[in-house]
RNA sequence: GUGUCCCCCACUGGAGAGAGGUGGCCCUGGCGGCCAUCCACCGAAGGAGCAAGUGCGGCAUCGCCCGCGCGAAUCUCUCAGGUAAAGCGGACAGAGGGGGCAGC
Repeated sequence: GUGUCCCCCACUGGAGAGAGGUGGCCCUGGCGGCCAUCCACCGAAGGAGCAAGUGCGGCAUCGCCCGCGCGAAUCUCUCAGGUAAAGCGGACAGAGGGGGCAGC
């Protein structure tokens, strides 16, 4: 110097699902806001689960065997989070800047 991978920063795009019921508080006094709780619902912060494969151990039986681990996702769960618009958040994707490991 160069490309891959990882992390950080700011930019662009970025879905789903109740303007639900009850109670309380606040003031700007209304299709208002916030909180708690109940029911229904969503999956794309975070979290949890596992397939192939693989590590260790077991056996009159050596197996497509059993037990305990490791093990991915946009899959599954819905603890957390969310459910008019706007705002916030947002997995993921794109391009930019900075840094790190290893290789050449």